[in-house]
Molecule: small-subunit ribosomal RNA
Organism: uncultured prokaryote
């Protein structure tokens, strides 16, 4: 964007259109085709009127209705698409092969007779629909003579044309053949009294011929859907001859003769289908379509027939036959809505059982008129297009409410309300058309005529409207009755807020929901169309996605496995030719409508009128010759033949040779061999393997050997020889386009496989064994059948791969290498240079999505042939072809996915590769994994055993210290409740106390008054109790809303960025390389150049020094002293803590690239970052933390908040994780005895003294600390002692006693005495942790903290082993590689099997559809044929009667339905059974 639609919701109004797309399903009722008394003969009755003897009769109705004969019409109009791939339909065009009522123009005619038959009458059969006999009668009904301008047969003459078939025109002879009346009007002719017709005139009608016009037959060219999984089709078939028929050619028919004839440009067969103008889409070209309006074709209940007729094989005709329905008296009968209404049944769907013939048209009629469901109107339907309205102007207290909020405010919002206004539309009330112009009829004129008829023009004058009291005008009054659908994430225009919580739902495609949804529902607001708005469904477009305009094919879907060629397509210079194609220009057509244009009519539009364009066609004439084409001639560049010459695993046959494998004899020789990763299976004392010699038989041909060669591909290797294609080079003759290219077709086509017969050395499917392995129906070993070879003869595939069809030209080079040759030089052969023809590399422009192609195109053109059009399902099924099978070629659909794929990017990964790193391995020392106890963590458990942390990176982790408090958990008790702020009360504040209670608390008592003003009553600041408001509170939930902070990878070395430049782009480049380093640390190069975060360095410590500083040190020096730096002086050292200096590969050799730098030396306390520290890039892990703080959302609000008292976190069968302490002589234990550092203290540290075995207690000095304390450092030295054991080892449990904090040690503290003395005797598998002042081992101090430390942080003593190295495992870094991974290998993924759906092949069978063949039967009818039986016209007869022609009936072909038998197609369905797809 469309729509003859449909549903859902919603609806004020007109206008102008549309309205069974389905079941060509069955139909009730009514209506749709009749009309002419002027063609014709008969001819009621009712009602009204008058008479009457009361039976009837008469007038009028009425020469009316009804019917009949009879002419015309009913083939038109109006339905409906079943049917039909067809001259059916479109377009052009023949008819010399035809027809044609009415209708117009022209030329003749219109005489004379006849004999019927309905109606009607009368009997009669039938229920009824019909009949059936006997009688009478008219005509434009039927018949017969007659005439004969045309005409038509036949004979014949002559002239034009002319497709040689004929047609056409002029003459002649001869023959056949027509007719109807009807109604006026007149009286001058004839008959004759007015008058009349047989006369005259007019008009209708009616014959004969001929031409128009319009309409129809019929041929023909060309155009018209899909299947090729329909390839062959046909006997009246093709086509001659005669004959029949037709309006008309014709196998239309029929007999006879021939044997044709159609077909890949697609017959035959099969599915679908009414075809055009148009219509709808699209820029076009297409593509879809064929309602309404129009033209043409078909049907009319289905099948078949044929009659009348100008014309039908006939829609409201007939006849058979079938199915139905319906009426019957059961014997028969009746019907055909796909005319308009209606109904009934199908569906999502489609309308009134109207009005009128007023208008157009149409039948009939002389006419008036009839008749008309055609047609013009109303009526239902928002079906579509179009107009219209739902008001308009003002109004800011920005009103209320509503919804949001950051709590200020916004927003619906000038919307509303009011205030002024209008009156379209609806109702009211008055007028009110346009269409209508006529026939007709009246009165006039003119013409025509003898004429006032008639006709023919006029002119007045009356008559007709279904629509409809409608459109339209005019008028008063009222804002009053009059908006709604759809959406709001992106596409797409429109956002918030509640609810929901992967539920409920949504969705057109991507996709939303799993506790903050713009996506889902609701609500507010927004947006867009608007009497509608949405959804569904179908077409076109976008889609260049079937590509003609206008696509493709190396890897994305697609190059047949090659070749030979047939038909078709396409083909090379020159000439003359013709004019098919082409091209120009006239003619004709191309229907109207409809599209476009202008203009005009309904107020505008939609709509509609008039005029022109257009219509790209197709016909025909005329011209034009480049071009394509046909013919004719030439030519030699294209192709091909000869001649010389080369190169070659090119192909077939025979031969024939050596090495080597096997086996076989023999010989030497002895225990092994063989065979793996390792073994074993296997072979060998019966003699193997080895080695020598000989025999045999098979395959296969090493070295040469080469991105060397040949071949159309598959493919071809020893030698020799025969036979035999192709190719390439030179040069010159020859022929003269002889060429490309190829659907079909036909050969060739690796290995595998199949058949036959041979052959078998060596290999080797299947197979057996042996190993590996959880298992190996695999790799691996050891045997081994087919087969691998030969010959015939089959398959005919292949990653048959350059994944690249095949010719031709054209379009830089460069460099190998294979054949020939030419040139220059050479004695020659090399080398150089240069042409053909192959075959590789690189590479320009150019092509490509990119990769990559690139004179051997994937570039630039042309021809030509295969092939592609989403994945999968499937190269499946089904058919059919081919095969001996295996299979092969052809090749689908239903399902069902939203991707499937290519190329390149980053990244991740790899049991990929290169290079480095690190306590990562190794080398080493010590430890964890047993024991027992400490502590955490699961788990149990419980009333609670609060939470949280869970791989490294959760478990001595938050907790740097749970008895109570902490504390959140549990029982149980109570609770407006602790901060601010405001109101009202009452006391200023504060201290003391007493009951009750576990206590929260609840209830008293008692002391006590300040500051300010003051009018002495009081008031006010402040504060503190009480009450009410409103407010708090929460360690409650979400770390996956969050900020902060944190661990991790990781102290690894890396991670970006500007700007350049490359890439269509993702991105790449710098960052990659060559060095080097701890480092992206430095040099060097380089399309990069630089910047930033990191790294290092700046910073703290430490080592050394050198200066400053002295209540700390010193016999350094002096002096004092009983000891002690205790003193006095002092500041050199040591110290302290400030300020400096010291190290920078700086120096010198090697080495390196002269660089970075690295070894090595020197000097230095220290040396290549001198040790430690602090420092943590961009980023991961939805990683921890909502219980440290913070903070959205949600949730509790006499509880999930607060207060209290008890318990709890300390439970204990277990299991784990971190640690203490051991298991002992490198100990143990008693003695004695040296030496630190860093801390800590006034609520503390606490010396000396004193008491206790002890732990402590009891006094208190010092000290706010370089002062004084904590303070004993320990191991270590020395001496004793135990002497190898469950111990003089451990120390763990357990009794008893105690001390010490503290309101309080039971649950549940730490210590100390005494007693007890348990496991344990060095720890599977597995794991940690150190690289030097470390590891170990030793012991101090701190923080927390009343108390409590084996944890934590921290100090210093003592003080080692080893690293060959970089394969390995763990991590990391960087470069590259592959990738089908990207939540990135903890990925991704494949079959089987079990389960539910689904569609689907096969299937014994079974039930339809549809179609050929053979045969029976044979209706209706047309023709033939007979026609004895009837028979008016016309002939012969006086009549009888006969003749001629007719009819009925009989027989005959043809013949629909039916019926019997076989096939074929195709559908559905089936037990079962295959596969496939989806979860």
């Nucleotide at each position: 964007a469309g729509c003859g639609a449909a549903c859902g919701u919603u609806a004020g109004c007109g206008g102008c259109g549309g309205g069974c797309c389905u079941a060509a399903c069955a139909c009730a009722u009514g209506c749709a085709a009749g009309u002419c008394g002027c063609a014709c003969g008969a001819g009621a009755a009712a009602a009204g009127g008058g008479c009457u003897u009361c039976g009837g009769c008469c007038c009028c109705c009425a020469g009316u209705a009804a019917a009949g004969c009879g002419g015309c019409g009913c083939a038109c109009g109006g339905g409906u698409g079943a049917g039909u791939a067809a001259c059916a339909c479109g377009u052009g065009g023949g008819u010399a092969a035809c027809c044609u009522g009415c209708c117009c123009a022209c030329c003749g005619g219109c005489g004379c007779g006849g004999g019927a038959c309905a109606a009607c009458a009368g009997c009669u059969c039938g229920a009824a629909a019909g009949g059936g006999c006997u009688g009478c009668u008219a005509a434009u009904a039927c018949c017969g003579c007659a005439u004969a301008c045309g005409u038509c047969g036949c004979c014949g003459a002559g002239g034009a044309c002319u497709g040689c078939g004929g047609u056409u025109c002029u003459g002649g002879a001869u023959g056949g053949g027509a007719a109807a009346g009807c109604c006026g009007g007149c009286c001058a002719c004839u008959c004759c009294a007015u008058a009349u017709a047989u006369g005259c005139u007019g008009g209708c009608a009616c014959u004969g011929a001929a031409a128009g016009a319009g309409g129809a037959g019929u041929c023909c060219g060309c155009g018209u859907c899909c299947c090729a999984u329909c390839a062959g089709c046909u006997c009246g078939u093709u086509g001659g001859u005669a004959a029949g028929g037709u309006a008309a050619c014709g196998g239309c028919u029929u007999a006879c003769c021939a044997a044709g004839g159609c077909g890949a440009a697609g017959a035959c067969g099969g599915g679908u289908a009414g075809c055009u103008g148009g219509u709808c889409u699209g820029a076009g070209a297409g593509g879809a379509u064929g309602a309404u309006c129009a033209g043409c074709c078909a049907c009319a209940c289905u099948g078949g027939g044929a009659c009348u007729g100008a014309g039908a094989c006939a829609c409201g005709g007939c006849c058979c036959a079938g199915a139905c329905u319906c009426c019957u008296a059961c014997g028969g009968g009746a019907g055909g809505c796909a005319g308009c209404a209606g109904u009934g049944g199908g569906g999502a769907a489609u309308a009134u059982u109207g009005g009128a013939c007023a208008a157009u048209g149409g039948g009939c009629g002389a006419a008036a008129g009839c008749c008309u469901g055609a047609u013009c109107c109303a009526g239902c339907c928002a079906c579509g297009c179009c107009g219209c309205g739902u008001g308009a102007g003002u109004g800011a207290u920005g009103a209320a409410g509503g919804c949001c909020c950051u709590a200020g405010g916004g927003u619906c919002g000038u919307a509303a309300a009011g205030c002024u206004c209008u009156g379209u539309g609806g109702g009211g009330a008055a007028g009110g058309a346009c269409g209508a112009a006529a026939u007709c009829u009246g009165c006039g004129c003119g013409g025509u005529u003898a004429a006032u008829a008639c006709c023919c023009g006029u002119g007045c004058a009356a008559u007709u409207g279904a629509c409809g009291g409608u459109a339209c005008c005019c008028u008063g009054a009222u804002a009053g009755g009059a908006a709604g659908c759809a959406c709001c994430g992106g596409c797409u225009a429109a956002c918030u807020c509640c609810g929901u919580g992967c539920c409920a739902g949504c969705a057109g495609c991507c996709g939303c929901g799993g506790u903050a949804a713009u996506a889902c529902g609701g609500a507010g607001g927004g947006u867009g169309c608007a009497a509608g708005c949405g959804u569904u469904g179908u077409u076109c477009g976008g889609a260049a996605u079937u590509a003609c305009u206008g696509g493709g094919c190396g890897u994305a879907a697609a190059g047949a496995g090659c070749g030979u060629g047939u038909a078709g397509g396409c083909g090379g210079c020159c000439c003359g030719u013709c004019a098919g194609g082409u091209c120009a220009g006239g003619u004709g057509u191309g229907a109207a409508a409809g599209c476009c244009c202008u203009c005009g009519g309904c107020u505008c539009a939609a709509c509609u009128g008039a005029g022109g364009a257009a219509g790209u066609g197709c016909a025909u004439c005329u011209g034009a010759a480049a071009c394509c084409g046909g013919c004719g001639g030439g030519c030699u560049a294209g192709a091909a033949u000869g001649c010389g010459g080369a190169a070659g695993a090119g192909g077939g046959a025979a031969g024939u040779g050596g090495a080597a494998u096997u086996u076989c004899c023999g010989g030497u020789g002895u225990a092994g061999a063989g065979g793996u990763g390792a073994a074993a299976u296997u072979c060998g004392u019966a003699g193997a393997u080895a080695u020598c010699g000989g025999a045999a038989g098979g395959a296969a041909c090493a070295c040469c050997a080469g991105c060397g060669g040949c071949g159309a591909a598959g493919g071809c290797g020893g030698c020799u020889u025969c036979c035999u294609g192709g190719u390439c080079c030179g040069a010159c003759a020859u022929u003269g386009a002889c060429g490309c290219u190829g659907a079909g077709a036909c050969g060739c086509g690796a290995a595998a496989g199949c058949g036959u017969g041979g052959g078998g050395a060596g290999c080797g499917a299947a197979c057996a064994g042996g190993a590996u392995u959880a298992g190996a129906u695999a790799c691996c070993c050891u045997g081994g059948u087919a087969g691998u070879c030969c010959a015939c003869g089959c398959c005919g595939u292949a990653a048959a791969c350059g994944a690249u069809g095949g010719g031709u030209g054209c379009u830089a080079g460069g460099u190998g290498u294979u054949g020939c040759g030419g040139g220059u030089a050479u004695u020659g052969a090399c080398c150089c240079c240069u042409g053909c023809a192959g075959u590789g590399c690189c590479g320009u422009a150019g092509c490509u999505a990119a990769c990559g192609c690139g004179u051997u195109a994937a570039g630039c053109a042309c021809c030509c042939c295969g092939c592609c059009u989403g994945g999968g399902a499937a190269g499946u099924a089904c058919g059919g072809c081919c095969g001996c099978a295996a299979g092969g070629c052809u090749a689908a659909a239903a399902c069902u996915c939203a991707a499937a794929g290519g190329a390149a990017u980053u990244g991740a990964c790899g049991g990929g590769g290169g290079c480095c790193c690190g306590c990562a391995c190794a080398a080493g020392c010590g430890g964890u994994g047993g024991a027992g106890u400490a502590u955490g963590u699961g788990g149990u458990u419980u009333a609670a055993u609060u939470c949280g942390a869970c791989g490294c990176a959760a478990c001595g982790c938050g907790c740097a210290g749970a008895a109570c408090c902490u504390u959140a958990c549990c029982u149980g008790g109570g609770u407006u409740a602790a901060a601010u702020c405001c109101a009202c009360c009452g006391g200023a504040a504060u201290c003391c106390u007493g009951u009750a209670g576990a206590g929260a608390u609840a209830c008293g008592g008692g002391a006590g008054u300040g500051c300010c003003c003051u009018u002495c009553g009081g008031g006010g600041a402040a504060u503190c109790g009480g009450u009410g408001a409103g407010a708090a509170g929460g360690u409650g939930c979400u770390g996956c809303a969050u900020g902060g902070c944190u661990g991790u990878c990781g102290u690894c070395a890396g991670c970006u960025c500007g700007u350049g430049u490359c890439g269509u782009g993702a991105g790449a480049u710098g960052u990659u390389g060559g060095g080097u380093u701890a480092a992206g640390u430095c040099c060097c190069g380089c399309a990069a150049c630089g910047c930033g975060c990191g790294c290092a360095a700046c910073c703290c410590u430490u080592a050394u020094c050198c200066u400053u500083u002295g209540u700390u040190g010193c016999c350094u020096g002096c002096g004092g002293g009983a000891a002690a730096g205790c003193c006095g002086a002092g500041c050199a050292c040591u110290c302290u803590a400030g300020c400096g200096a010291g190290a920078c590969u700086g120096c010198c050799g090697a080495c390196g690239u002269u660089a970075a730098g690295u070894c090595g030396g020197a000097g230095g306390a220290a040396g290549g970052u001198g040790g430690g520290g602090a420092u943590g890039a961009c980023g991961u892990c939805a990683a921890g933390u909502c219980c440290u703080c913070a903070u959205g959302g949600c949730c509790c609000u006499u509880a999930u908040g607060c207060c209290c008292a008890g318990g709890g976190c300390u439970a204990c069968a277990c299991a784990c994780g971190u640690a203490c302490u051991a298991c002992a002589a490198u100990g143990g234990c008693c003695g004695g005895u040296a030496c630190a550092g860093a801390g800590a203290g006034u609520c503390g540290c606490g010396a000396c003294c004193c008491u206790g075995c002890g732990a402590a207690g009891g006094u208190g000095a010092g000290c706010c600390a370089a002062u004084c304390u904590c303070a004993a450092a320990a191991a270590g030295c020395c001496g004793g002692u135990c002497u190898c054991a469950g111990u003089u080892c451990g120390g763990a449990u357990u009794g008893g006693a105690g001390u010490c904090u503290g309101c309080a040690a039971c649950u549940c503290g730490a210590c100390u005495c005494c007693a007890u003395g348990a496991a344990g005797u060095c720890g599977g598998a597995a794991u940690c942790g150190c690289u030097a002042g470390u590891a170990a081992u030793c012991g101090c101090g701190g923080a927390u903290c009343a108390g409590c430390a084996u944890g934590c942080c921290g100090c210093g003593g003592u003080g080692a082993a080893u690293a060959c190295g970089u394969u390995c495992c763990c991590g990391g870094g960087c470069c590259u590689u592959g990738u089908a991974c990207a939540c990135a290998c903890c990925g991704c993924c494949c079959g089987u099997c079990a389960c539910a759906c689904c569609a689907u092949g096969g299937a014994a069978g079974u039930c339809g559809g549809u179609u050929g063949c053979u045969c029976c039967a044979g209706a209706a009818g047309u023709c033939g044929u007979u026609g004895a039986g009837c028979u008016a016209a016309c002939c012969c007869g006086c009549a009888a009667g006969g003749g001629a022609g007719g009819c009925a009936g009989g027989c005959g072909c043809c013949g629909a339905a039916g019926g019997a038998g076989u096939g074929g197609c195709u559908g559905g369905u089936a037990a079962c059974u295959g596969g496939g797809g989806u979860g």